[in-house]
RNA sequence: GCUGUUGUAGCUCAACGGGCAGAGCAGUCGUUUCGUAAACGACAGGUUGCGCGUUCGAUUCGCGCCGACAGCU
Numbered sequence: 001g002c003u004g005u006u007g008u009a010g011c012u013c014a015a016c017g018g019g020c021a022g023a024g025c026a027g028u029c030g031u032u033u034c035g036u037a038a039a040c041g042a043c044a045g046g047u048u049g050c051g052c053g054u055u056c057g058a059u060u061c062g063c064g065c066c067g068a069c070a071g072c073u
Stems, first nucleotide, its partner, number of pairs: 001072007010025004019056001027043005049065005
C1' cells in the first nucleotide's frame, strides 16, 4: 500500500430484508438481616466512532475519514 471483519451504556454483547435503542454484569436507592453478603424490586446510565449522502424515516444502506483485528504484498 491492497483486501476483509469490526466500532452500540462503565464492561461483555444484542437489536438489521430501514420503523419507539435493549439485556447481563457493574452503579444508586429500597425490601429483607442485629449487621454484612446473597436474594428480590425499582431507578439511572447512549450525540449507536466522526462527517456527508439516500430516504417520510438510518444502529441498519452508500461514500470519505479515524481506531482495532486478520490476511496479502
This is a predicted structure of a 73-nucleotide RNA (transfer RNA) from a Gemmatimonadaceae bacterium. Its Rfam family is "tRNA". Rfam describes the family as follows. Transfer RNA (tRNA) molecules are approximately 80 nucleotides in length. It is annotated as a transfer RNA. RNAcentral holds the sequence, with entries from ENA. The organism belongs to Gemmatimonadaceae, within Bacteria.